[in-house]
Description
Small-subunit ribosomal RNA from a marine metagenome, 1469 nucleotides, folded computationally. It matches the Rfam family "Bacterial small subunit ribosomal RNA".

RNA sequence: AGAGUUUGAUCCUGGCUCAGGAUGAACGCUAGCGGCAGGCCUAAUACAUGCAAGUCGAGGGGUAAGGUCCCGAUUUAUCGGGAUACACGACCGGCGCACGGGUGCGUAACGCGUAUGCAACCUACCUUUAACAGAGGGAUAGCCCCGAGAAAUCGGGAUUAAUACCACAUAAUACCACAUUGUUUCCUAACAUCGUGGUUAAAGCUUCGGCGGUUAAAGAUGGGCAUGCGUGACAUUAGCUAGUUGGUGAGGUAACGGCUCACCAAGGCAACGAUGUCUAGGGGUUCUGAGAGGAUGAUCCCCCACACUGGUACUGAGACACGGACCAGACUCCUACGGGAGGCAGCAGUAAGGAAUAUUGCGCAAUGGAGGCAACUCUGACGCAGCCAUGCCGCGUGAAGGAAGAAGGCCUUAUGGGUCGUAAACUUCUUUUAUUUAGGAAUAAACUCUCGUACGUGUACGAGACUGAAGGUACUAAACGAAUAAGCACCGGCUAACUCCGUGCCAGCAGCCGCGGUAAUACGGAGGGUGCAAGCGUUAUCCGGAUUUAUUGGGUUUAAAGGGUCCGCAGGCGGAACUUUAAGUCAGUGGUGAAAGCCUACAGCUUAACUGUAGAACUGCCAUUUAUACUGAAGUUCUUGAGUGUGGUUGAAGUGGGCGGAAUAUGUCAUGUAGCGGUGAAAUGCAUAGAUAUGACAUGGAACACCUAUUGCGAAAGCAGCUCACUAAACCAUUACUGACGCUCAUGGACGAAAGUGUGGGUAGCGAACAGGAUUAGAUACCCUGGUAGUCCACACCGUAAACUAUGAUCACUAGAUGUUGGCGAUAUAAUGUCAGUGUUAAAGAGAAAUCGUUAAGUGAUCCACCUGGGGAGUACGUUCGCAAGAAUGAAACUCAAAGGAAUUGACGGGGGCCCGCACAAGCGGUGGAGCAUGUGGUUUAAUUCGAUGAUACGCGAGGAACCUUACCAGGACUUAAAUGUAAGUUGCAUGAUUCAGAAAUGAAUCUUUCUUCGGACUACUUACAAGGUGCUGCAUGGUUGUCGUCAGCUCGUGCCGUGAGGUGUCGGGUUAAGUCCCAUAACGAGCGCAACCCUUAUUAUUAGUUACCAACGAGUAAUGUCGGGAACUCUAAAGAAACUGCCCGUGCAAACGGAGAGGAAGGUGGGGAUGACGUCAAAUCAUCACGGCCCUUAUGUCUUGGGCUACACACGUGCUACAAUGGUUAUUACAAUGAGAUGCAAACUGGUGACAGUAAGCUAAUCUAUAAAAAUAACCUCAGUUCGGAUCGGAGUCUGCAACUCGACUCUGUGAAGUUGGAAUCGCUAGUAAUCGCACAUCAGCCAUGGUGCGGUGAAUACGUUCCCGGGCCUUGUACACACCGCCCGUCAAAUCACGAAAGCUGGCUGUACUAGAAGUCGCCGCGCUAACCCGCAAGGGAGGUAAGCGCCUAAGGUAUGGUUGGUGAUU
Repeated sequence: AGAGUUUGAUCCUGGCUCAGGAUGAACGCUAGCGGCAGGCCUAAUACAUGCAAGUCGAGGGGUAAGGUCCCGAUUUAUCGGGAUACACGACCGGCGCACGGGUGCGUAACGCGUAUGCAACCUACCUUUAACAGAGGGAUAGCCCCGAGAAAUCGGGAUUAAUACCACAUAAUACCACAUUGUUUCCUAACAUCGUGGUUAAAGCUUCGGCGGUUAAAGAUGGGCAUGCGUGACAUUAGCUAGUUGGUGAGGUAACGGCUCACCAAGGCAACGAUGUCUAGGGGUUCUGAGAGGAUGAUCCCCCACACUGGUACUGAGACACGGACCAGACUCCUACGGGAGGCAGCAGUAAGGAAUAUUGCGCAAUGGAGGCAACUCUGACGCAGCCAUGCCGCGUGAAGGAAGAAGGCCUUAUGGGUCGUAAACUUCUUUUAUUUAGGAAUAAACUCUCGUACGUGUACGAGACUGAAGGUACUAAACGAAUAAGCACCGGCUAACUCCGUGCCAGCAGCCGCGGUAAUACGGAGGGUGCAAGCGUUAUCCGGAUUUAUUGGGUUUAAAGGGUCCGCAGGCGGAACUUUAAGUCAGUGGUGAAAGCCUACAGCUUAACUGUAGAACUGCCAUUUAUACUGAAGUUCUUGAGUGUGGUUGAAGUGGGCGGAAUAUGUCAUGUAGCGGUGAAAUGCAUAGAUAUGACAUGGAACACCUAUUGCGAAAGCAGCUCACUAAACCAUUACUGACGCUCAUGGACGAAAGUGUGGGUAGCGAACAGGAUUAGAUACCCUGGUAGUCCACACCGUAAACUAUGAUCACUAGAUGUUGGCGAUAUAAUGUCAGUGUUAAAGAGAAAUCGUUAAGUGAUCCACCUGGGGAGUACGUUCGCAAGAAUGAAACUCAAAGGAAUUGACGGGGGCCCGCACAAGCGGUGGAGCAUGUGGUUUAAUUCGAUGAUACGCGAGGAACCUUACCAGGACUUAAAUGUAAGUUGCAUGAUUCAGAAAUGAAUCUUUCUUCGGACUACUUACAAGGUGCUGCAUGGUUGUCGUCAGCUCGUGCCGUGAGGUGUCGGGUUAAGUCCCAUAACGAGCGCAACCCUUAUUAUUAGUUACCAACGAGUAAUGUCGGGAACUCUAAAGAAACUGCCCGUGCAAACGGAGAGGAAGGUGGGGAUGACGUCAAAUCAUCACGGCCCUUAUGUCUUGGGCUACACACGUGCUACAAUGGUUAUUACAAUGAGAUGCAAACUGGUGACAGUAAGCUAAUCUAUAAAAAUAACCUCAGUUCGGAUCGGAGUCUGCAACUCGACUCUGUGAAGUUGGAAUCGCUAGUAAUCGCACAUCAGCCAUGGUGCGGUGAAUACGUUCCCGGGCCUUGUACACACCGCCCGUCAAAUCACGAAAGCUGGCUGUACUAGAAGUCGCCGCGCUAACCCGCAAGGGAGGUAAGCGCCUAAGGUAUGGUUGGUGAUU
């Protein structure tokens, strides 16, 4: 410090996620030791049991228990009595119990923090100072007796003490009243001073040292109160408040105060957020972060609050009191049913809850606390130990050597290699730790006691003695021996670390992206590796990364985001100069900012964690003293901002009135006759009752053509005939006046298109709704005919728009160029200048880019508004506004990992432009109808083997299924096999022949039985190793092939442009069949394609003439190049020539094009072929072949017989033959080329009607073999289901072949079906082509061939042209597509499920108001009952005072009624 994730790729915006640190943690796996810390975050739920606050006998009466001593009794034991300067239960009294310890319910508050104040206060114990302590009195608990009760406890009587209580004496610097003087002050009043009068106190004990007591003053400590500032969320909480705010008086309090009361006034708080609701103890700190911040409030420290829930007071210095009291409530327990007891949020512990948090331990030795003179007692505070890897820190699990690189595992290209790995074994060494044994601390110094010194039993100092829970612990030494000690997570990217096996969208993983559908580095296992390590991972939470709330440090044209516009209060900001002040600001100083913590240094535990000491820091607050540039405040001045005046100008600026013409419509009259109107085409509609059309007149409403524009005006919305009136504005010129008067603006106010609403008018045209007609599968639409609201006017609402420049307002600054509007200046109708608008282009700059660019989206300033992922949703609820429609404000649950912007490359478009192709058009001939052949689908079957399926499958693989082929089916058989090889061993067979069984394969039987140079060869068998598979996967592959397409495209290097993907080049203007060439050009070149080079064909010269040829010469035949010969011709086959827009004319810059041009056999690629760029279709093929992986191995292999691939209601493709006269039949006569032939082609002859058979010459082929057909000539047929057509079927044969039944071809004879030119639709072809005619060949025993591949014969028609259909190329444009339009995507519906809203209601929590009732208790009144202390009285008695009871105010829980708020639930929606 970043990374992953939106896309085909890119840049940006933007969210989600990860890597880091942390924790009072929990869970999973694992675990050797120690040190230091920490340990109910949930139920402030309920608690059994024990302990946690007592102490003082030197305050008192005393003696229940115990010790000691004495006496007595008794049988020891034991019992009784007495004493005790031992001790002490209960009781009176004092002090303490308000500390310490726990918890975080409540509390949004002067609760806390910080800084101040109290002249408005208190403070027991402690310290200091001063003074004092005299003399009395009456009770009461206990004890004793009686009584009630189960108990708790209570009542009565008698008697008794005090440092308990009461009255009195004395008394002040205490308190009260009055008065003197002074200071401050407007007065009141406050303070100080002095004086007089009044009121109030005490306790004793003692070892005689002292300890206590009272009053006053002061200190210290602790507290109380008040104030400034700071300290959560929500405005879908906007108004709250009657003791409320203030005053006067009184009461009350330690004290101020509405704290309380009476009276008076009507205030007080609040947008700088009152009130309400929800949440929460606060701080020091802790975690994180570079910091600013954000989160946090366990342990430790400070403060607060609470103690079962609510209320109340008492006592006391202090409490409204955790282990006190009273009352009410809930709960638990005891009970004799009458009544009682209790409060772990103290320490342990229990139950419950929960993912989860410990021992019913030891000790007061230390520290601290209470009481005490002290000893001492008490102390679950505390010190320690126990449990827990909960955390932090430290140590160890060995070290050195050691290569046969062992065994074994894993991987592999497998006779081998790699890796675990110096790892192990082995040798040597060490001993932390563990174990055993032995020793063994510091923490302890005091108090106290004894002794000594200083003057004394006191005090101070010194010496000695006493005291250790932890603990026989830490630590030390010795012995022993590598001995006692390693796991967890991960390994697709982020993110360090890779292979094999298993699994097969299954099982599973996953933080995000995403893995898994048969070759998974992502699942599970293994080997290996990586990271950390006594831990490692996961989960949860916080901060970070996230500049993703942006003060530091973001944005708003299009990504989320500028309010529709203006006015404007508060608020914020604000021109120039001077003076004063010193609030902000700056600096110094002082106080404070507790300690701990953080940081630095040093020190102590072996180190560290931990701890100690010191420093720094605590960025803050307060006070004080300076400074005065800036801001503020006050004052004075200025003119440039702003405004006013004067003089002009401009405009569809606004409001109201008047007027105008064109057009539509309607009405009347007239002319006139059959249609009009409307549409893509129609129909509805109108019209003979006279329409449309035409003319005249009239009526009425609405809108204002031309002028009219990237012109004007207005804040925006918006504004357009002419004119009048009223109103407003802007600009220019002038520089006369004011003198900062300014800018922006939350809340607020005004305006605000269209539609819509209300009332009343108006209504020509147009026209939602509606009606009808069309269109359509439908058509609640588009089109047509009508037509109501509305549109118009007045008044009143509504308040929204893509209210857009998607761009808030104002000010300043930052190159130009060029239009235009309104002024000014100067004029010559020029050029030029200046101000204010309105456009275009563009420098710098900005921007993600598109783009913006003095009219900024640039550079700065001020103010306002708004945004923070997508969806849910501008929805729900609430509230405000509205007559309504609705508007404004405005969530959440849930869900996704994206949504989005700009630009790029493609693809696509029933977008555009240009161009091409038998693409259409123009033609010729077909297919689709019939019969048959063949292939396919379907069906059938034991099997109908498999593959090919739009174009690009279907006479395709197959160039030839009767057996074989054959892969399929049924049956019968074989198992290292049917074949081959190697090695070893054995054998002399095997083969053959015959017979038998069998469908055959095969089996059985008999007969026969090697060669040899003796080395061996050969054969067979056995064994071992290699098999075999037309089984699967063409979506694992190679190779091959189809198609786009013989279309003209596809790319690269360097340069340049762009942040980038990419672009440019390859675009533009021409031209071409062509990215062919030329020109232009930030491109210049190059490659694969195009073309050419190759083959063939068309012409020709040369060479060569056999088997081909025969002109001239000769010979010969019935006839024939038959023969001699020839090398001219045809032809054959080698190597050449020839064609290049080369020439001419025209057009053009050129490329090139045109010319029926010349010449030429051929002319513009001459015709044909081969040749197929980058790529597309996961196209086809694992069944040609090859090959990875998987599968079968007495079978999915192999052999064999028979069957099947040939089935047949049907559908489709491709063909053949026809339907006839351009024909058919018969007869006769001509003219080819390619190619084939020895298991062959076969002449010729003979036989047969014929297929064919028999005999047989020639040919290993330019030598021999094969009748070309259409054509021509002649005859017949004469338009018919025919002399057309030949299917189908009967009979008889021929040939091939082991074998023609399933299932061959052919021949003869007979039979003679459909069919009379074919619906919608559709195919081929542009010249030697279509059409038509035959011939040959491959495969092949034969053939289902009408197929395929070639060959030649005869031989046309048409093309105006590119609008349209199909396909393609280039440029451009739009795009939300990129699996790329066979794309993407919207809505309804169905089933199931989830979340939220509404809902008649039902049911909880919290809370307000009113009324009722009112415990305990304070206060007040009363007090007739009761009454020891004081007074009067001899006494009785009375008085004072007190008090029970009673009454009143207040008040908790409760009750009734009615609201608010917030949950749960609810058929249905």